[in-house]
RNA sequence: GCAAACCUGGGGAAACCCAGGGACGCAGAGCUACGGGACUGACGAAUGAUGGAGACCAUGUCCGCCGAGCCGCCA
Numbered sequence: 001g002c003a004a005a006c007c008u009g010g011g012g013a014a015a016c017c018c019a020g021g022g023a024c025g026c027a028g029a030g031c032u033a034c035g036g037g038a039c040u041g042a043c044g045a046a047u048g049a050u051g052g053a054g055a056c057c058a059u060g061u062c063c064g065c066c067g068a069g070c071c072g073c074c075a
Stems, first nucleotide, its partner, number of pairs: 001026002006021006024064001028071001030070003034067003037062003044056001047053001
């Protein structure tokens, strides 16, 4: 310097994000979704059933999961 969980308000189908409060931690817990991984599962297609089902699925999300790139700090 940053700011987890949690709380409040807002956005979103959700994951999650934004603002305020708050500090678990972090010597880059800075930025980027480029590679891997994980999360959600709306749209979509199929199946099934007379019911609002389960599963598949990223174009969505996570950089405080890892790697990579860029920028930066200390010795």